The RNA shown here (transfer RNA) has 73 nucleotides and comes from Micavibrio sp. Taxonomically the source falls in Micavibrio (Bacteria, Pseudomonadati, Bdellovibrionia, Pseudobdellovibrionaceae). Its Rfam family is "tRNA". Rfam links the family to the GO term triplet codon-amino acid adaptor activity.
RNA sequence: UCCGAUGUAGCACAGUUGGUAGUGCAACAGAAUCAUAAUCUGUGGGUCGCAAGUUCAAGUCUUGCCAUCGGGA
Numbered sequence: 001u002c003c004g005a006u007g008u009a010g011c012a013c014a015g016u017u018g019g020u021a022g023u024g025c026a027a028c029a030g031a032a033u034c035a036u037a038a039u040c041u042g043u044g045g046g047u048c049g050c051a052a053g054u055u056c057a058a059g060u061c062u063u064g065c066c067a068u069c070g071g072g073a
Base pairs, nucleotide, nucleotide: 001072002071003070004069005068006067007066010025011024012023013022019056027043028042029041030040031039049065050064051063052062053061
């Protein structure tokens, strides 16, 4: 310098054909227990990497940039 992949909650990840973003673990509260852990129930937590464009509508499509990883020279 060129090509490709990935970027979504504290962590690991899903999100199909564009239609109001979810699961597990963790955290918090409650139940249960003499008590703690385990277990069960519930709650909160997100400018979907940044910016622009297309669209009635973008996590999803397009462009640029940034970060990480891989490959080529």

Model confidence (mean pLDDT): 83 of 100. The RNAcentral record of the sequence draws on ENA.